């Protein structure tokens, strides 16, 4: 330096203010929120060479969750899996600016992306740290 192995830490936000109701954080109005790797012409710092840190909820992927395999639990397989226009700038933008949309598992409960539960769980995935090898 390092593919692959082991180990160790971290690893998900949100309901404010009002209406109706016998009851709703679930309904109506308004109000918030954006897991992970990639791409990204943006920014900041710097020792100006490069690096380092911040960047898409709706674009390509992944994960949970939900079905099946299987009577049940763990792992594993496999299948399902949500949403964006429009103008602008420019060589060039599904990421940039503007504006207006829209989307968000299961089980409870007055109908829930936000409240309570599975869950002090699980992982995508990130950061270190041992040994090996070169």
């Nucleotide at each position: 330096u390092u593919a692959u192995c082991c180990u160790u830490u971290c690893g998900g936000g949100g309901a404010u203010g009002g209406g109706u109701g016998c009851a709703a954080u679930u309904c109506c109005c308004u109000a918030c929120u954006g897991g992970u790797g990639g791409u990204g012409a943006u920014g900041c710092g710097u020792a100006u060479a490069g690096c380092g840190c911040a960047a898409a909820g709706u674009c390509c992927g992944c994960g949970a969750a939900c079905u099946g395999g299987c009577a049940a639990g763990a792992a594993c397989c496999a299948g399902c899996u949500g949403a964006a226009u429009c103008g602008g700038u420019g060589c060039a933008a599904a990421u940039c600016c503007g504006a207006u949309a829209c989307c968000a598992a299961c089980g409870g409960u007055a109908c829930a992306g936000u409240c309570c539960g599975g869950a002090u769980g699980a992982a995508a995935g990130a950061a270190g740290g041992a040994g090996g090898a070169c």
Molecule: FMN riboswitch aptamer (RFN element)